[in-house]
RNA sequence: GGGCCCGUAGCUCAGUGGUAGAGCGCUCGCUUUGCAUGCGAGAGGUCCAGGAUUCGAUCUCCUGCCGGUCCA
Repeated sequence: GGGCCCGUAGCUCAGUGGUAGAGCGCUCGCUUUGCAUGCGAGAGGUCCAGGAUUCGAUCUCCUGCCGGUCCA
């Protein structure tokens, strides 16, 4: 320098056009003498950035940036 993949909650990841979910973690309650487990509830996200298409974009297209991988 070139090809490909990834970027979504604190972490690991789903979600492939109609303003976003799970598991773990966190907080509170119940249960216990207390802790753990179990059960219930809750908080937490300008979906990497800019632009384009569309009535509407996390999702499609272009560019940039971070990371990974391969080639030189």
The prediction has a mean pLDDT of 82.
Predicted 3D model of a 72-nucleotide RNA (transfer RNA) from Lineolata rhizophorae.
Taxonomically the source falls in Lineolata (Eukaryota, Fungi, dothideomyceta, Lineolatales).
The sequence is in RNAcentral, with records from ENA and Rfam.
Its Rfam family is "tRNA".